RNA sequence: ACACCCAUAGCUCAAUGGAUAGAGCGCAGGCCUCCGGAGCCUGAAAUAGCGGUUCGACUCCGCUUGGGUGUA
Numbered sequence: 001a002c003a004c005c006c007a008u009a010g011c012u013c014a015a016u017g018g019a020u021a022g023a024g025c026g027c028a029g030g031c032c033u034c035c036g037g038a039g040c041c042u043g044a045a046a047u048a049g050c051g052g053u054u055c056g057a058c059u060c061c062g063c064u065u066g067g068g069u070g071u072a
Base pairs, nucleotide, nucleotide: 001071002070003069004068005067006066007065010025011024012023013022018055027043028042029041030040031039048064049063050062051061052060
């Protein structure tokens, strides 16, 4: 330099183009308890960025950014 792949919550992962983007772990609060690090309940938290297509985009297309693999 070129080609390909990946980017969703603090972490690991889901989500036929269609309902309010879900789950586990973690975190915060509450209940329970002699205590809680166990159990139960509740809550906060995310689609890398900018555009395009579409009635509708996490999903399809383009560019950028970051990461990975290969070739030179």
This is a predicted structure of a 72-nucleotide RNA (transfer RNA) from a Lachnospiraceae bacterium.
Taxonomically the source falls in Lachnospiraceae (Bacteria, Bacillati, Bacillota, Lachnospirales).
The coordinates come from a structure-prediction model, not an experiment, and the mean pLDDT is 81.
The RNAcentral record of the sequence draws on ENA.